Transfer RNA from Rhizobiales bacterium TMED143, 76 nucleotides, folded computationally.
Taxonomically the source falls in Hyphomicrobiales (Bacteria, Pseudomonadati, Pseudomonadota, Alphaproteobacteria).
């Protein structure tokens, strides 16, 4: 240099072009408890890497571009 994979909440990871983008863990409140852990309830947390396009409509799709993994080239 080429090619394929990933990138979505703090962490792990779901998510068919259409509903307000969810889950488990973690954090915070609340019940329980002598006090804590468990549990059970509830909250808050997201420009979906970034940017253009295409669409009536993008997390999805198509280009670029960052980041990261692999796997081939090249290396006097």
């Nucleotide at each position: 240099g080429c090619g394929c994979c990933u990138g979505u909440a703090a962490c792990u990871c779901a998510g068919c072009g259409g509903a307000u983008a969810g889950a488990g863990u973690g954090u915070c409140g609340g019940u329980c408890u002598a006090c804590g852990a468990a549990a059970c309830c509830g909250a808050a947390g997201g420009u979906c890497a970034g940017a253009u396009g295409u669409u009536c409509g993008a997390a999805u799709c198509a280009u670029c571009u960052c980041a990261g993994g692999c796997g081939c080239a090249c290396c006097a």